[in-house]
Molecule: RNase P RNA; transfer RNA
Organism: Yeosuana sp.
RNA sequence: UGAGUAAAUCGCCUUAUCGCUAUUUUAAUUUAUUAUUAUAGAGGAAAGUCCGAACACCAUAGUGCAACAUAGUGGUUAACGGCCACCAAUCGAGAGAUUAGGAAAAGUGCAACAGAAAGAAUGUACAGGUAAUGCUGUAGUGAAAUCAGGUAAACUCUAUGUGGUGCAAUGCCAUGUAAACCAGCGCAUGAAGGCUGCACGCUUGAUGCUGGAGGGUAGGCAGCUAAAGUGUAUUGGUAACAAUACACUCAGAUAAAUGAUAAGGGUUAAAACUUUGUGUUUUAAUACAGAAUUCGGCUUAUAGAUUUACUUAUUUA
RNA sequence: GGCGUUGUGGCCGAGUGGCUAGGCAGAGGUCUGCAAAACCUUCUACAGCGGUUCGAAUCCGCUCAACGCCU
Numbered sequence: 001u002g003a004g005u006a007a008a009u010c011g012c013c014u015u016a017u018c019g020c021u022a023u024u025u026u027a028a029u030u031u032a033u034u035a036u037u038a039u040a041g042a043g044g045a046a047a048g049u050c051c052g053a054a055c056a057c058c059a060u061a062g063u064g065c066a067a068c069a070u071a072g073u074g075g076u077u078a079a080c081g082g083c084c085a086c087c088a089a090u091c092g093a094g095a096g097a098u099u100a101g102g103a104a105a106a107g108u109g110c111a112a113c114a115g116a117a118a119g120a121a122u123g124u125a126c127a128g129g130u131a132a133u134g135c136u137g138u139a140g141u142g143a144a145a146u147c148a149g150g151u152a153a154a155c156u157c158u159a160u161g162u163g164g165u166g167c168a169a170u171g172c173c174a175u176g177u178a179a180a181c182c183a184g185c186g187c188a189u190g191a192a193g194g195c196u197g198c199a200c201g202c203u204u205g206a207u208g209c210u211g212g213a214g215g216g217u218a219g220g221c222a223g224c225u226a227a228a229g230u231g232u233a234u235u236g237g238u239a240a241c242a243a244u245a246c247a248c249u250c251a252g253a254u255a256a257a258u259g260a261u262a263a264g265g266g267u268u269a270a271a272a273c274u275u276u277g278u279g280u281u282u283u284a285a286u287a288c289a290g291a292a293u294u295c296g297g298c299u300u301a302u303a304g305a306u307u308u309a310c311u312u313a314u315u316u317a
Numbered sequence: 318g319g320c321g322u323u324g325u326g327g328c329c330g331a332g333u334g335g336c337u338a339g340g341c342a343g344a345g346g347u348c349u350g351c352a353a354a355a356c357c358u359u360c361u362a363c364a365g366c367g368g369u370u371c372g373a374a375u376c377c378g379c380u381c382a383a384c385g386c387c388u
Stems, first nucleotide, its partner, number of pairs: 001313010012265007020041004026035004043288001047299002050297005055166004062200004067162005072086005087101001088099004102157002107155002109151002119147001124139005170222004181212005192204003229248008266286008318387007327341003335371001343359005364380005
C1' cells in the first nucleotide's frame, strides 16, 4: 500500500419567518371561546409482529386426550426459542463463520434414475480361499452397498415446557332508540355464554338466545407513560451480566401533532481554476424510515462517516 | 392497533419429497371458395431470498403482496 475478518459508534447542524400537538402564564368577554406568555415535542430501527414478559379480563387457571415449542455442557436474566463462555462437527489459506448439536440397539415408513442388489439375496467381472457356500478383497452403479447401514426441518420415542384472549384487554360517564315486528330454540327435566382444539368438570344463566327486516348511536374520561428508566464513574466477573455512588426526568396524538419556506455552514463525489496548499469556484448528493399500552430480545431496511483489534499478500528499511 | 388465511403460465386449476397435469385464451398448420366448428403442433409457470436433504412447488426460517375477522 492492496485485499479481507470481527466488534463498537455516529447517522446532518445553526438562524429567521409562518404554522401543528401537549402542558402552562395573563387578559377579555358572549362562560366556553378568543387572544397571549413560556417550556417540551420520533428512532436505531419507532418497521416486521417472529419469540419472551409486564398489565387486564375469563375458575386466581382444574382433569384427560390432542396439538405446539425447545433439545451438546455450564452460566446469565423478571422471562425467553435471546445473550455469554466452552466442547464437538462442517466451511475458509487465515483472522474467523455457521449449526433445529437428544434417540436409528422400541416400532412403522421412504430411497426417483443408475445398478446384480436399496434392506430384499436365485450376486456381475477379476483375484484369493474352503469339505462346501458371496466366504474374502478389488472393480463397477449411486448421495448411500452388511455396517447393530442412511434418513427424525418423515411419522415416532425420550426429557422439559405451554390454560385462553389481547389495551379494539378492562373499568366508568354521557347521548340515542323499537323491552315493538316475523321465524326458530328454551323457560330449570337448563336454551345459550365464559372466542379455551375436543370431552369432562366448574361457573353465569330467563325482561333469555339465534337469524331476518328495520330503528338508533358512532362522544368523552381512566387504562397512558417515573419505569425490570436513562447517563457517568467505580468494583466483581474471561464474558453475557450484576452491585454501589452521583446526576437527570426525556413525545403522548386519536384520522392521528413533531412540518414548510429562506439564508448560512458541515460531509461526500465530479469538473474547472491554481500562487501546488490543510487553496478557490461551480454542480450534484445528504439514506432507511417514522411513535399509537409498555418493556427485554431477534429479524429485516439503511446514503455516508468514524474508531479499535486482528488476518493475509507485496514492496522498502 | 391486534389476530388469521392464501400466493403454481395471460385466466381458472390439480399436484403431501423424484420430468409441474388438464381446461380456456394466444400463435402456426390441416380442412374450406372464404370463415366457424373439428383435428394436429407450439408458446408461456411454482411470489422473492436463504437453510435441511443425494434431490424441495412440497419441509423449516425471513421478506414481499393480496384477502378476511375483531371496536